[in-house]
Source information: A computed fold for a 543-nucleotide part of an RNA from an uncultured prokaryote, annotated as small-subunit ribosomal RNA, 5' domain.
Context: one part of a larger RNA
RNA sequence: GGAUUAACGCUAGCGGCGGGCCUAACACAUGCAAGUCGCACGAGAAUUCGGCUUCGGCCGAUAUUAAAGUGGCGCACGGGUGAGUAACACGUGGAUAAUCUGCCCUUUGGCGGGGGACAACAAUUCGAAAGGAUUUCUAAUACCGCAUAAGUCUAGUGAGCCUCAGGGUUCAUUAGGGAAAGAUGGCCUCUUCUUGAAAGCCGUCACCGAAGGAUGAGUCCGCGUAGCAUCAGCUAGUAGGUAGGGUAACGGCCUACCUAGGCGAAGACGCGUAGCUGGUCUGAGAGGAUGAUCAGCCACACUGGGACUGAGACACGGCCCAGACUCCUACGGGAGGCAGCAGUGGGGAAUAUUGGGCAAUGGGCGAAAGCCUGACCCAGCCACGCCGCGUGAGUGAUGAAGGCCUUCGGGUCGUAAAGCUCUGUGGGGAGGGACGAAACAGCUGAUCGGUUAAUAUCCGGUCAACUGACGGUAUCUCUUUAGCAAGCACCGGCUAACUCCGUGCCAGCAGCCGCGGUAAUACGGAGGGUGCAAACGUUGCUC
Numbered sequence: 001g002g003a004u005u006a007a008c009g010c011u012a013g014c015g016g017c018g019g020g021c022c023u024a025a026c027a028c029a030u031g032c033a034a035g036u037c038g039c040a041c042g043a044g045a046a047u048u049c050g051g052c053u054u055c056g057g058c059c060g061a062u063a064u065u066a067a068a069g070u071g072g073c074g075c076a077c078g079g080g081u082g083a084g085u086a087a088c089a090c091g092u093g094g095a096u097a098a099u100c101u102g103c104c105c106u107u108u109g110g111c112g113g114g115g116g117a118c119a120a121c122a123a124u125u126c127g128a129a130a131g132g133a134u135u136u137c138u139a140a141u142a143c144c145g146c147a148u149a150a151g152u153c154u155a156g157u158g159a160g161c162c163u164c165a166g167g168g169u170u171c172a173u174u175a176g177g178g179a180a181a182g183a184u185g186g187c188c189u190c191u192u193c194u195u196g197a198a199a200g201c202c203g204u205c206a207c208c209g210a211a212g213g214a215u216g217a218g219u220c221c222g223c224g225u226a227g228c229a230u231c232a233g234c235u236a237g238u239a240g241g242u243a244g245g246g247u248a249a250c251g252g253c254c255u256a257c258c259u260a261g262g263c264g265a266a267g268a269c270g271c272g273u274a275g276c277u278g279g280u281c282u283g284a285g286a287g288g289a290u291g292a293u294c295a296g297c298c299a300c301a302c303u304g305g306g307a308c309u310g311a312g313a314c315a316c317g318g319c320c321c322a323g324a325c326u327c328c329u330a331c332g333g334g335a336g337g338c339a340g341c342a343g344u345g346g347g348g349a350a351u352a353u354u355g356g357g358c359a360a361u362g363g364g365c366g367a368a369a370g371c372c373u374g375a376c377c378c379a380g381c382c383a384c385g386c387c388g389c390g391u392g393a394g395u396g397a398u399g400a401a402g403g404c405c406u407u408c409g410g411g412u413c414g415u416a417a418a419g420c421u422c423u424g425u426g427g428g429g430a431g432g433g434a435c436g437a438a439a440c441a442g443c444u445g446a447u448c449g450g451u452u453a454a455u456a457u458c459c460g461g462u463c464a465a466c467u468g469a470c471g472g473u474a475u476c477u478c479u480u481u482a483g484c485a486a487g488c489a490c491c492g493g494c495u496a497a498c499u500c501c502g503u504g505c506c507a508g509c510a511g512c513c514g515c516g517g518u519a520a521u522a523c524g525g526a527g528g529g530u531g532c533a534a535a536c537g538u539u540g541c542u543c
Stems, first nucleotide, its partner, number of pairs: 001543002004540001006539004013389006019382002021347001026345003030342003035073003040070002048061005080300003090224007099217002104213007112146001114144002122135005152177011182205006191198003227271002233263003238260008275297004279290004302323005325336004353379001355378003361375001362373004392422004402413004426484001427480006444464007487532005492513003498527005508515002
């Protein structure tokens, strides 16, 4: 000198863009943060309104509703944190002839015929509650057999091609195993019944098998990856083999048996420290330091352990067990997990609102309308950082008054002020603006083309209309008055900037050298000056 997730002191006008618990992975009140689908399914209120009434009530609409249940998909994403981890965790380059992959895309073959339940609901009942128990009924794209099998899987036989070994792949053949689900819109050309409808036909979305792709993931390997040798020996599933089990998959991953090995000064083992990287800061570079924000990967979700479901988890807002803690209790028993967004206490030098909106981008579900989304987009607070603007401009010498110094002549603050002439950024007031951010997608309406028996439906194109949290914000016009807006540090040398007074080795200063004991440019004040400026200094960390 640079840099900073900074803090502290003094000061402070505005805006833009960013950033904001580095400490206790400490404990958490409250609200929200993951739902959605009625085009899978059964069942189905209340309220209000209308009508009738024998005044008890009944009927219709609300209602293809709400709330709940079965079922599907999602909840493994998104968001947080860095405790653990010195490791194939990460980075980089490979391998998988040792693997899996829901939704999506392409191709291909199918979707026949049956059955029995369980919720919801109803009744009875236990419990303070949380929550159950029993009986009866019922639907499905829920569940379970059967049929069928192009291909697929398993086992066997034969042949071709490829491969570094193990092996991979293709073809033929034999035996065996194994699938499926419907929903909805429209139509009468065909079939069946015949006013019209359907099990018929045309679409859309689903469902099952297979192959390929894409995406995502698992596993293995080479190399790289910090400190201590005042850590020198470590190791029994340990090292290897055989057989079996297990896994999507290789493997001591696990088990039984056999062998006695394996690692280590090229640092094993141990101890302490630490998420890794792209990057960031600095530096001419080499290097050093670092890993906030943003992005990729990993790990974790009160602590420890475990599995279930599922394409995917050993699962932050799922389950079970144990533990600590907190809460409720009728004392029998229950409930909870902010390292999501806000917020609270605590710790600390120190770090924000219990805000608005789904308008945009993205995500989940849905055929769609749409619903959900503390992701996200915005707003609020903070000079925390960077950048920009302003605090006026011109003129003005009786060099005013006043302050300070003085050799008492004067010098200086100083064109500085006043005065005169102007300007109007920011600020205030009034009005416009319904700007841009939005252009798609979808819906609705019109129209054109394709499909078709068809003017249904469906698909595609064009046009119109609809949708803004921010926000009456940005911005523009008019108006107002120089009116409302400058400080901080320093002035002995390093280092730009000097005099007076006070003090008298005292009080004090200080980054280093050092100042102060009666003329202190070094302490304190004043005048003057220097530097930077909405900041300026100090301190911490780092180059």
The full RNA is in RNAcentral, with records from ENA. Rfam family: Bacterial small subunit ribosomal RNA. Gene Ontology terms of the family: ribosome and structural constituent of ribosome.